[in-house]
Context: one part of a larger RNA
RNA sequence: CUGGGCGUAAAGGGAGCGUAGGCGGAUAUUUAAGUGGGAUGUGAAAUACCCGAGCUUAACUUGGGAGCUGCAUUCCAAACUGGAUAUCUAGAGUGCAGGAGAGGAGAAUGGAAUUCCUAGUGUAGCGGUGAAAUGCGUAGAGAUUAGGAAGAACACCAGUGGCGAAGGCGAUUCUCUGGACUGUAACUGACGCUGAGGCUCGAAAGCGUGGGGAGCAAACAGGAUUAGAUACCCUGGUAGUCCACACUGUAAACGAUGAAUACUAGGUGUGCGGGGACUGACCCCCUGCGUGCCGCAGUAAACACAAUAAGUAUUCCACCUGGGGAGUACGAUCGCAAGGUUGAAACUC
Repeated sequence: CUGGGCGUAAAGGGAGCGUAGGCGGAUAUUUAAGUGGGAUGUGAAAUACCCGAGCUUAACUUGGGAGCUGCAUUCCAAACUGGAUAUCUAGAGUGCAGGAGAGGAGAAUGGAAUUCCUAGUGUAGCGGUGAAAUGCGUAGAGAUUAGGAAGAACACCAGUGGCGAAGGCGAUUCUCUGGACUGUAACUGACGCUGAGGCUCGAAAGCGUGGGGAGCAAACAGGAUUAGAUACCCUGGUAGUCCACACUGUAAACGAUGAAUACUAGGUGUGCGGGGACUGACCCCCUGCGUGCCGCAGUAAACACAAUAAGUAUUCCACCUGGGGAGUACGAUCGCAAGGUUGAAACUC
C1' cells in the first nucleotide's frame, strides 16, 4: 500500500456551521471528455514465452513464431458517468394555519431554609461521636419570640417526562430571540448529502482584573482513631464555589455506538400533534414526529443489538494496525501560566 476493521478486544473527532474536494432525483434532446469497438502507425535489438536447430547432454549459442497488456492519429457506437439545453416534483426549502417545551439572553419580583446582628423570656449546659475530645457557654450560650441584614439555591409539581448540535437547561413574571413538530399543498424547482483545512460553541477544575462572600469547602490548624495515620470520623477554616468581562479548551465530553438516505415481522408504555367514526363525551380505528421496554428474521467471539440496528445497502468524513517505553522526548504551534494540540525512536517482552 492493499485488505480487514472501529458498542465491550486497538480504533467514532466533545459538538455544530461550513470552504475546497468526493458523491448526488425524474424525463427528453444533444455532445462525445470518460467508456466500448474497428483501422493505421509505433511499441529497436537483446532478455522473457512457445516450437525447433547446433556443441555427446546441460548451461550456452542460434532460427522461426506469438506477444510486448502501452502511446499517438483516425473512424464508428451512445447504454452508463461527465458537459450543454429544455421540462418536472417524489429530495430540499419558502409561504399560510396551529399547538407543545427546565432551548438561549436580559431585567424585575417571591417564599421556605441557613448564618449573622439587635431586643425580649429564660438557666446551665450546648455541640459532636462507635465512644470521646478539641470547640461554644454565667462577659448568659443552646432553646424560644419579635425585628433586621446578607448571599446562594429554587422543596412539592417531577415523570427510563420535556427542550437543546453537544456541553447542558428546573421558583415566578415581562421583553428580545433560536430550533423542532403537525396540517395544508399556494410558491421555488435538485437549490441536496458529507465535509480535509477553517471558524464558532464547549461541564468541572484552573488563570487575569474588579466586585461579592450566607452555606459548603481543597490547602491548613486542632481533637480523635491507630503500631504509625501527612487519611477515613469530629471542631474550625482560606482559596474556590456566586457576578461582570477576558482566557483556558480538556472529561468515563458515554449510547464507550460519526453524519445522511432507503428498505426489512410484531407486541406494549409514554410525550406533543392531526384525521375518521359517533348528536356529543368516553371508548374505538388510522396516522406523523419524539422517547422507553420486550421480541422474530438477520447480525455477533460472546454479551447482546434488533425500524432510535450492532440487520440489508449506498455516499462522505474521522480513526486503528501487538504490550511497554509514551500521549513521553524533540521540533512546531497555541496559552498570562497551568498546560493543550501535533507526536516519534532507541531499548525491551
Molecule: small-subunit ribosomal RNA, central domain
Organism: uncultured bacterium